The RNA shown here (transfer RNA) has 71 nucleotides and comes from a marine eukaryotic metagenome. The RNAcentral record of the sequence draws on MGnify. Its Rfam family is "tRNA".
RNA sequence: GGGGUGUAGCUCAGCUGGGAGAGCAUCUGCCUUGCACGCAGAAGGCCGCAGGUUCGAUCCCUGUCACCUCC
Numbered sequence: 001g002g003g004g005u006g007u008a009g010c011u012c013a014g015c016u017g018g019g020a021g022a023g024c025a026u027c028u029g030c031c032u033u034g035c036a037c038g039c040a041g042a043a044g045g046c047c048g049c050a051g052g053u054u055c056g057a058u059c060c061c062u063g064u065c066a067c068c069u070c071c
Base pairs, nucleotide, nucleotide: 001070002069003068004067005066006065009024010023011022012021018055026042027041028040029039030038048064049063050062051061052060
């Protein structure tokens, strides 16, 4: 210098711009003599950061940071 990744505590999805989500984990309740399993529900993230375009950005553009990879 080129390419890729960055979204919930963890692993990730989000199809050509308009509702931010899943599984596991955590908490509460039910179930049980009790625990586990199971069932029901809840909390938790303004999408790495900063700008720009747009009525509207996780998504498009620019810069920048961290990690991985190639030369």